[in-house]
RNA sequence: GUCAGGCGCUAGGGGUGCCGAUGAGGCUGAGAGGCGGAGAGAUUCGCCAACCCUUGUGAACUCGAUCUGGGUAAUGCCAGCGGGAGGAAGUGCCACCUAACACUC
Numbered sequence: 001g002u003c004a005g006g007c008g009c010u011a012g013g014g015g016u017g018c019c020g021a022u023g024a025g026g027c028u029g030a031g032a033g034g035c036g037g038a039g040a041g042a043u044u045c046g047c048c049a050a051c052c053c054u055u056g057u058g059a060a061c062u063c064g065a066u067c068u069g070g071g072u073a074a075u076g077c078c079a080g081c082g083g084g085a086g087g088a089a090g091u092g093c094c095a096c097c098u099a100a101c102a103c104u105c
Stems, first nucleotide, its partner, number of pairs: 001103002005094006011054004017027003033048006061086003067080004
């Protein structure tokens, strides 16, 4: 100087894509991890870890969507769609406009 909420506890919600003899490594991101199971395969499920989000002022995430435009080696990579439809809570402490915490200089 900026912000109006911040930090915990318990509980809950969520995704894990793209390129690559699919290895090393690379891209985006807060996060792309590990172990195990099912399936002929495509694929899919469970557990653990990290990370993000949690009450409506919710953009974590899902759907629309095999969408539209742009760009890339490629991809939800960027923008649109769009505050359009859905989407998971209780509590303690601190602060409450003379501003705690955090961030930046």
TPP riboswitch aptamer (THI element) from a Bacillota bacterium, 105 nucleotides, folded computationally. Its mean pLDDT, the model's own confidence on a scale to 100, is 77. The sequence was found by an Rfam model in a public genome assembly. Rfam family: TPP riboswitch aptamer (THI element). From the family's description: Vitamin B(1) in its active form thiamin pyrophosphate (TPP) is an essential coenzyme that is synthesised by coupling of pyrimidine and thiazole moieties in bacteria. The model forms 100% of the base pairs in the Rfam consensus.